This is a predicted structure of a 404-nucleotide RNA (Bacterial RNase P class A) from a bacterium.
Its Rfam family is "Bacterial RNase P class A". By type it is a ribozyme.
The RNAcentral record of the sequence draws on ENA.
Order: sequence, then C1' cells, then structure tokens
RNA sequence: GGCAUCGGCCGGACGGUCGCGACACGGGUCUUCGGACGUCCGGUCGAGGAAAGUCCGGGCUCCACAGGGCAGGCCGCCAGGUAAUUCCUGGGCGUGCCGGCACGCGUGGCGACACGCGCGUCGGUGCGACGGACAGUGCCACAGAAAACACACCGCCGACGGCCGCGCGAGCGGAUCGGGCAAGGGUGAAAAGGUGCGGUAAGAGCGCACCGCGCCUCCGGCAACGGAGGUGGCAGGGUAAACCCCGGCUGGAGCAAGGCCGAAUAGGCGGCGAGGGACGGCCCGUCCCGACCAAGACGCCGCGGGUAGGCUGCUGGAGCGUGCGGGUGACCGUACGCCGAGAGGAAUGACCGUCCGCCAUGUUCGCAUGGCGACAGGACCCGGCUUACAGGCCGGUGCUCAUC
Repeated sequence: GGCAUCGGCCGGACGGUCGCGACACGGGUCUUCGGACGUCCGGUCGAGGAAAGUCCGGGCUCCACAGGGCAGGCCGCCAGGUAAUUCCUGGGCGUGCCGGCACGCGUGGCGACACGCGCGUCGGUGCGACGGACAGUGCCACAGAAAACACACCGCCGACGGCCGCGCGAGCGGAUCGGGCAAGGGUGAAAAGGUGCGGUAAGAGCGCACCGCGCCUCCGGCAACGGAGGUGGCAGGGUAAACCCCGGCUGGAGCAAGGCCGAAUAGGCGGCGAGGGACGGCCCGUCCCGACCAAGACGCCGCGGGUAGGCUGCUGGAGCGUGCGGGUGACCGUACGCCGAGAGGAAUGACCGUCCGCCAUGUUCGCAUGGCGACAGGACCCGGCUUACAGGCCGGUGCUCAUC
C1' cells in the first nucleotide's frame, strides 16, 4: 500500500435573492385597555440519524379496582446498569471460523519429514429465545437394514449345536443351516461415548490408561459456573420458535388521552302574557278573529345540557455540550455553559455565486465543460431495537505485497 471484517463518526460548506410556516421581541394599527392583528414593517427560529416500522419499555392522562384463584399473554444462563425493558454492559457455557502448540492414526519416504484425518489445549473473533427431553403426549420428510422398549444391507467369525470329509482315537479340515458380532463399509442433520493398548473365533467398557459423562466430597467465585480428588463401566437419539411442565412478570385505553370556555338553529325545563287586528291623523264608532279555569299553541324572559368553534395539554426535558471525579464497562456524580419546530390535515422549497465530493467527455495531464449530491421527512414526549442509506472520515483485528 491492497483486500476482508468489526466498531465509532459525518450525512455537503459558506454567502446572496425570492417563496413558505411559527413567534407579539422592537416599531406600527385597532381596542371594551384584558388584548387583538404575522393579510403592516423589521427581527428571531424552522426536521433526522434514522423523524420510518410501530416491535419492545417508560413518563403523562382518563377509566376500572375488597381479597384470593383460574384462564390468557409475555419472559427465561448469571451479575450489574437504568424510570423501565425482550435493551445495554461485564462474566459464564455452548458452537462456527482463523492461527499457534502437543498427541494419536493412515498414506508416501531408507530417513529427517511431507500430506490428510481425528482429538486435546491456548489465543483472537463471530453467533446463540441459553430453564426442563428419566412428568406425560405428539412429531422426525428423503435416504437407509433400522429413526427408538433400537437395528443388521454389505461385512467379520465359524467358538457352540447340527452337516460333510479324513483319522482306530484324541482330534483335524471344509462349508455356513442354525448361530455369534457390531470393529470396518454404506444411509442420514442425527444410528447405544472418543482414541490407543490388551483381549477374542470374530468382536464388544469385556479389561486397562487418558479424555468425555453421571454421582459424592472439598476448594475458588456474590452467582452462572470452574478446578481438584474419589467413585460408577456408563445413563440411552433429536425436537419445547410442538403441546406441555417449572419459575417470574402482567388491569384497560390512548393527546382524537384529558381539562376550561362556549354560540346560531332545533329541542328540554321554569316563569310571565286575554285581548289582538283592519278602516282612520286621533277619539268615538263599524267590521273581523280569539277567549271561563287548566292544558295545548303562540309571544317574551330566564335556566340548564349538547354541538360548531376557541383556549389549554404543548414542548425547559429521565434535555444537550465541555471539563473534572468514580467505575473494566454499560453508566453515575458534579461544575460551568446553551435553548434547538411546536402550527391547523400539516411550512422547511427554488434559483444564483464560490468551494467540496462523485460520474461522463475532452485534455497540452495543469485542467476545462456538462451532469449528479443517498435514504428519507416531525405531530404529546422520551429510552431502545429493527429496517433504508450516495459518498466520506477515524480506529482495531486478520491475511497479503513491496521496501528498509
């Protein structure tokens, strides 16, 4: 330097013009002096690392709630962090990959050794819904002899019983009908521990050593768990993101939550009203309608509920930045500084100039011209997770190349 992988960060910069939204800060206008007006001018502010999916967890609000149980849902190694979590941090265990070391077996080689396979251990790194499969039930495609109270296709054996041959006989030889075996081959994701030695007719925890496993004791650790010693030749496949069992947690709805104010019209409740109209300047007069009370209708007044609408909730908070201190870390504490949308079906865009990055073309290799700048956008607020993302920066690890 290149490639791979992991983690963190940025998410075009500066200036100008126009447009859009919010705010009553300054001026202005109106005012019932409370305030109103952003459709008067200026000023200030105006999306994100994911604002997204709405998958978890909380704050806040309203409703429900004697006590206990069942059902349902979610969670599940341990400890810590936190407001809380299925999140995060650290640890444990298991497992994949890479590298080192040691051992065993096989093949090749006279040999040093090389290659392959297996096992153990150490280091690095990734992944794991990681309680229980001797409580019970279910399921396990294809292949395979057999997928579970295990099995015998190829294979190995011929001890034992029977058979054939030889031998006077003890016995020997043969074949493999019965039989013995589960080492080797083969199937599969998975086949009743692994390696080696002994042993045997052949084999086999049949015996032994080491490793693994179960149980017991001791030691270390808060714990998960680990280590050492002893002991048992050794439990009987997998699957619980199948039912299930064990343990723990668990009320419901969501800012269209909720609170305050509140028209017009219609309807509800209560109270009051017996005369009214036409002719006419007015009175008299004439004509018309209605009438005991009560009820209804009508008119007026008052009250109360709801709707439209307005205000609020509403953004200063588990807030952000820097320094210091504590902690392996997540995180916590503290000092100083900062204020960063708050609208209503919903504004945040466009253009120009300089620069930055990428692509294409041309090139005198200096550069010029043209194009492009990802994913995507708040709606009560936070903490996580997941998903999308052009281009770039920083750091760790592994491999590799070149130079010194």
Its mean pLDDT, the model's own confidence on a scale to 100, is 76. The gene name in the source record is rnpB.